[in-house]
Context: one part of a larger RNA
RNA sequence: CGUUAGAGCAUUGAGAGAGUUCUUUCAUAGUACGAGAGGACCAGGAAGCGCGUACCUAUGGUGUACCAGUUCUCGUUCCAACGGGAAACGCUGGGUAGCUACGUACGAAAGGAUAACUGCUGAAAGCAUCUAAGUAGGAAACCUAUCUCAAGAUGAGUGCUCUAUAGGCCCCGGCAAGAUAAGCCGUGAAAGAUUAGGGGUCCGGUAUAAAAUCCGUGAUGGUUUCAGCCAAGAUUCCCUAAAUGGCCGGAAAU
Numbered sequence: 001c002g003u004u005a006g007a008g009c010a011u012u013g014a015g016a017g018a019g020u021u022c023u024u025u026c027a028u029a030g031u032a033c034g035a036g037a038g039g040a041c042c043a044g045g046a047a048g049c050g051c052g053u054a055c056c057u058a059u060g061g062u063g064u065a066c067c068a069g070u071u072c073u074c075g076u077u078c079c080a081a082c083g084g085g086a087a088a089c090g091c092u093g094g095g096u097a098g099c100u101a102c103g104u105a106c107g108a109a110a111g112g113a114u115a116a117c118u119g120c121u122g123a124a125a126g127c128a129u130c131u132a133a134g135u136a137g138g139a140a141a142c143c144u145a146u147c148u149c150a151a152g153a154u155g156a157g158u159g160c161u162c163u164a165u166a167g168g169c170c171c172c173g174g175c176a177a178g179a180u181a182a183g184c185c186g187u188g189a190a191a192g193a194u195u196a197g198g199g200g201u202c203c204g205g206u207a208u209a210a211a212a213u214c215c216g217u218g219a220u221g222g223u224u225u226c227a228g229c230c231a232a233g234a235u236u237c238c239c240u241a242a243a244u245g246g247c248c249g250g251a252a253a254u
Base pairs, nucleotide, nucleotide: 001152005163006162007161008160009159010158011157015149016148017147018146020050022048023047024046025045026044033038051107052106053105054104055103059101060100061099062098066094067093068092069091070090071086072085073084074083075082076081110144111143112142117137118136119135120134167248168247169246170245172186173185174184175183195241196240197239198237199236200235201234202233204230205229206228211224212223213222214221
């Protein structure tokens, strides 16, 4: 821009794309077959490698400042206690959310028409012949089925609702969305809790804070103390901020 008034929401599916493939094993059965050696088809059960998609309850990884330990140095304020720096965490031990794999879950069956091929009946050609008429099977491939996208499918579809106080955008508070766009959530009185921040409580992490006191000459250790501190998580409370606002949009059928 179009889809022939303008919008919001929900859909149909023409069409397009994707794809669990294989192995082992149990049993049938040491059966059929075979002199023996050997050794099945068919139908059934189980496990697994690889591949793909999604996810984070558990198991692991990461988690750049969440907690603790620790060395040197500088500083506040002498001690103590803290803070800055130590190659973009000084080093070390852990670790929430998020992200993630080494982890978890799932990734059937079936139908149709066929290929090579195997047949039935059967002439041309008194025989024979799967083929000429007719007719039955037959593959991971094809078409369905399964999953994803999908009306620019210009063949532009369909349904419901609304009508300029419709509806949309900017701005503003943000996000499990994101390079930027885009997308999504919120922006409140017939009250709002799925906007963020902050406070409370909790989950969870670290590992027992400082200070005081006690034992010890002292380093250290004990008690108050499973304490103190705490990011992204859960829940709750309107305490704070989402201000005042701006713009587009003019409605067909002369």